A computed fold for a 77-nucleotide RNA from an uncultured Saprospiraceae bacterium, annotated as transfer RNA. Its Rfam family is "tRNA". Rfam classes the family as a transfer RNA. The sequence was found in a public genome assembly.
[in-house]
RNA sequence: GGUCCCAUAGUUCAACUGGAUAGAAUGUCAGAUUUCGGCUCUGAAGGUUGGGGGUUCGAAUCCUCCUGGGAUCACCA
Numbered sequence: 001g002g003u004c005c006c007a008u009a010g011u012u013c014a015a016c017u018g019g020a021u022a023g024a025a026u027g028u029c030a031g032a033u034u035u036c037g038g039c040u041c042u043g044a045a046g047g048u049u050g051g052g053g054g055u056u057c058g059a060a061u062c063c064u065c066c067u068g069g070g071a072u073c074a075c076c077a
Stems, first nucleotide, its partner, number of pairs: 001073007010026004019057001028044005050066005
């Protein structure tokens, strides 16, 4: 340098292949329970779906450019 893959909540991952309010677990906070704590239960907050642009009535999903990470091939020695 070429090709391909990945990026979604603090973290790990979903979202039925374009369809409407993007969810789960864990963590955090509040409450219940408990002598206190832990365990358990209930509730809440938490997202520019990496960034810009485009297609579409509608985009996490499709196209394009960029950023970061990874795999592989080639080149040099």